[in-house]
RNA sequence: GCGGGUGUAGUACAAUGGCAGUAUACGACCUUCCCAAGGUUGAGACGUGGGUUCGAUUCCCAUCACCCGCU
Numbered sequence: 001g002c003g004g005g006u007g008u009a010g011u012a013c014a015a016u017g018g019c020a021g022u023a024u025a026c027g028a029c030c031u032u033c034c035c036a037a038g039g040u041u042g043a044g045a046c047g048u049g050g051g052u053u054c055g056a057u058u059c060c061c062a063u064c065a066c067c068c069g070c071u
Base pairs, nucleotide, nucleotide: 001070002069003068004067005066006065007064010024011023012022013021018054026042027041028040029039030038047063048062049061050060051059
């Protein structure tokens, strides 16, 4: 330099053109003599910029970061 892949909550992963979920972590409460465990509940995220669309995390383009291969 060329090609391909992956970017979603603190962490690990889903999902699908129409509300963004699960587990865990975190806060509050319940339970307990206390801790742990358990239960209820709350906050928290679609890498960035454009385009298509009534509507984009999803489709397209570029770009950034990381990974793989070729040279």
Molecule: transfer RNA
Organism: Parcubacteria group bacterium